[in-house]
RNA sequence: AGGCGCGUAGCUCAGUUGGUAGAGCGCUGCCUCGACACGGCAGAGGUCUGGGGUUCAAGUCCCCACGCGCCUACCA
Numbered sequence: 001a002g003g004c005g006c007g008u009a010g011c012u013c014a015g016u017u018g019g020u021a022g023a024g025c026g027c028u029g030c031c032u033c034g035a036c037a038c039g040g041c042a043g044a045g046g047u048c049u050g051g052g053g054u055u056c057a058a059g060u061c062c063c064c065a066c067g068c069g070c071c072u073a074c075c076a
Base pairs, nucleotide, nucleotide: 001072002071003070004069005068006067007066010025011024012023013022019056027043028042029041030040031039049065050064051063052062053061
């Protein structure tokens, strides 16, 4: 330099045909217990990497940029 893949909650990841953003773990409160753990109930937590475009409507489609990973090439 080129190609491919990825970017969604604190972490790991889903998200179907474009139509109200989710799960597990973690966190907070309550219940339970002598207490802790486990368990039960409830809850908080999201500019969906950024910008632009298409559309009545975009996490999802298109373009550009940024970041990460892999591969190839080049140089030493």
Molecule: transfer RNA
Organism: Acidobacteriota bacterium